[in-house]
The RNA shown here (Glycine riboswitch aptamer) has 111 nucleotides and comes from Aquabacterium lacunae. The RNAcentral record of the sequence draws on Rfam. Model confidence (mean pLDDT): 77 of 100.
Parts: sequence; C1' cells; structure tokens
RNA sequence: GUGGGUCUGCCAGGAGAGAACAGCAUCCCGAACAGGGGCUGUCGCCGAAGGCGCAGGGCCAUGCCAGACCGCAUCGCCCGAACGCUCAGGCAAAAGGACUGGCAGACAUGC
Repeated sequence: GUGGGUCUGCCAGGAGAGAACAGCAUCCCGAACAGGGGCUGUCGCCGAAGGCGCAGGGCCAUGCCAGACCGCAUCGCCCGAACGCUCAGGCAAAAGGACUGGCAGACAUGC
C1' cells in the first nucleotide's frame, strides 16, 4: 500500500400485527361533556432489538468395517438459521427495528 474479517460511530433504506375494550387519582395537555397522553386490567394479534430451543454444520475421542481415506454408531466441545417459541419487545404517527448499502475509525490477520 492492498484484500477480506470483527467491532464502533454517522448517513440512507427497512416489514408485520387492535389509533381495541374497560377502569383510574374524576391525573396531564386542551376553551371543550372533542381529541390526545399516562397508568392498571382484559382479551385479540405480530416477529426483524434482545433471549430461548431445535434443524444443520465443524472439531476431537472411542468402537465397527477397512491397507489408508471414506462410511456408520456413541460421548464431549464449539458455531448455530430469516426455522420454531413468544419471556422480553411491538400492534396510527413518532421512537425502535434484524438486515442492506455508503463513509470514517479501531483491532487482529493474509499478501
């Protein structure tokens, strides 16, 4: 100098599902018996913060077959999905949001 990897920050994009019902100190905003906000409860739903589980994959050991590789079985360790669960979170807007792209930085590493 350069390639990819991990992490962080900024910018852009980014789905789904009730603006549910009842109650509340007769709370807050408000001219208002409008509307909205907050809390509690009740059901109905969503999956893309996070979490959990399996599928799957990698490594090692032992045993069987076997010249060895391969294959099969068992145990242990690691990774672990956009699949599943819905604990958490969410169900107008706002906020959040897995993930994608761009820019910048940090860390280790290959050339």